[in-house]
Context: one part of a larger RNA
Molecule: small-subunit ribosomal RNA, 3' minor domain
Organism: Omnitrophica WOR_2 bacterium RIFCSPLOWO2_12_FULL_51_24
RNA sequence: CACCGCCCGUCAAGCCACCUGAGUUGACUGCACCCGAAACCGUUUCUCUCAACCCGCAAGGGGGGGAGGCGUCUAAGGUGUGGUUGGCGAGGAGGGCUAAGUCGUAACAAGGUAGCCGUAUCGGAAGGUGCGGCUGGAUCACCUCCUU
Numbered sequence: 001c002a003c004c005g006c007c008c009g010u011c012a013a014g015c016c017a018c019c020u021g022a023g024u025u026g027a028c029u030g031c032a033c034c035c036g037a038a039a040c041c042g043u044u045u046c047u048c049u050c051a052a053c054c055c056g057c058a059a060g061g062g063g064g065g066g067a068g069g070c071g072u073c074u075a076a077g078g079u080g081u082g083g084u085u086g087g088c089g090a091g092g093a094g095g096g097c098u099a100a101g102u103c104g105u106a107a108c109a110a111g112g113u114a115g116c117c118g119u120a121u122c123g124g125a126a127g128g129u130g131c132g133g134c135u136g137g138a139u140c141a142c143c144u145c146c147u148u
Base pairs, nucleotide, nucleotide: 003111005108008104009103011101013098014097015096016095019092020091023088024087025086026085027084028083029082030081031080032079033078034077041071042070043069046068047067048066049065050064053062054061055060114135115134116133117132118131119130120129121128122127
């Protein structure tokens, strides 16, 4: 504590975590294209230049070097389009918890319409109703068995 019992759901309040979310703001990164510094490298079939080497009496020529130009490669940058990931985020959905809130009373006794399962539909909410099924329902009858 033992029906003055137990107990269900909506609604209201607080706290907690999570999901979703128009969007917004970062980080990293793939691809395509544009642009492209410096270094290295390539080009002496473009320009300028140079004492040493070679030829030459010399002028000069050859070879080689330097500077520039051009080219390859490329950092950064730009444009476009994807990927991954992190914040913020109005709003939305349910969940958990919280002595004494609201509404009803669904279940537990035949719980006052037996209950439950599936399905459809309706309803503030628990739930109601229809159809099919189950007994994990009561009562009654019969059969079989057990105890006496």